[in-house]
RNA sequence: GCCGGUAUAGCAUAGUGGUAAUGCAACAGCCUUCCAAGCUGAAGACGAGGGUUCGAUUCCCUCUACCGGUUCCA
Numbered sequence: 001g002c003c004g005g006u007a008u009a010g011c012a013u014a015g016u017g018g019u020a021a022u023g024c025a026a027c028a029g030c031c032u033u034c035c036a037a038g039c040u041g042a043a044g045a046c047g048a049g050g051g052u053u054c055g056a057u058u059c060c061c062u063c064u065a066c067c068g069g070u071u072c073c074a
Stems, first nucleotide, its partner, number of pairs: 001070007010024004018054001027041004047063005
C1' cells in the first nucleotide's frame, strides 16, 4: 500500500430506518447504631464529515482510530 472487521454511557455488551436496552460502577434515597449487602430512583452514550430519506446510530461515500490478514518474480 491492498483486503476484511470493529467503533453505542466510566467499563462490558444488546439493538433498531421512527421514544436507544441490560449488567456492573458512580450519584441520591430507603434499610442499618455505622459500614457492607439488599431495595428504590434519577442522570449519563451511537468515532468525524457528507449524501439518500418525511425521518439515519442503522443504508451509501470519504476520513480517523484500533484489530487481523496479505505483499509474488527478477